[in-house]
RNA sequence: CUUCCUGUAGCUCAACGGAUAGAGCAGCUCCGUCCUAAGGAGACGAUGGGGGUUCAAUUCCCUCCGGGAAGA
Repeated sequence: CUUCCUGUAGCUCAACGGAUAGAGCAGCUCCGUCCUAAGGAGACGAUGGGGGUUCAAUUCCCUCCGGGAAGA
């Protein structure tokens, strides 16, 4: 320099173009216990930035940014 893949919660992952974007783990609150733990309940928390297509975009297209792979 070229080509390809990838970016969703603190971490690991889901989500035919249409439902309130959903789980597990971690953390927090409560119950539980003499205490700690196991176990139970609850709340919080996310689509990398910008633009386009569409009635509707996490999803499709372009560009930029970050990460990865291959080739030269």
Predicted 3D model of a 72-nucleotide RNA (transfer RNA) from a Candidatus Uhrbacteria bacterium. Its Rfam family is "tRNA". NCBI's taxonomy places the organism under Bacteria, Bacteria candidate phyla, Candidatus Uhriibacteriota.